[in-house]
Molecule: transfer RNA
Organism: marine sediment metagenome
RNA sequence: GGGCUCGUAGUUUAAUGGUAAAACACCACAUUCGCAUUGUGGAGAUGAGGGUUCGAUUCCCUCCGAGUCCA
Numbered sequence: 001g002g003g004c005u006c007g008u009a010g011u012u013u014a015a016u017g018g019u020a021a022a023a024c025a026c027c028a029c030a031u032u033c034g035c036a037u038u039g040u041g042g043a044g045a046u047g048a049g050g051g052u053u054c055g056a057u058u059c060c061c062u063c064c065g066a067g068u069c070c071a
Base pairs, nucleotide, nucleotide: 001070002069003068004067005066006065007064010024011023012022013021018054026042027041028040029039030038047063048062049061050060051059
């Protein structure tokens, strides 16, 4: 320098055009003398910009970042 794959919550993963889901973690409450465990509830996310579309995490382009292969 070129090819390919990927980027979603603090972390790990879902969602193949129609209200973004879950686990752990965090917070509150209950339970306990207290801690832990357990139960209930809550907050929290689509890498950035643009395009297509009635509608984009999803399709297209550019950029940024990560991984991998070739030179």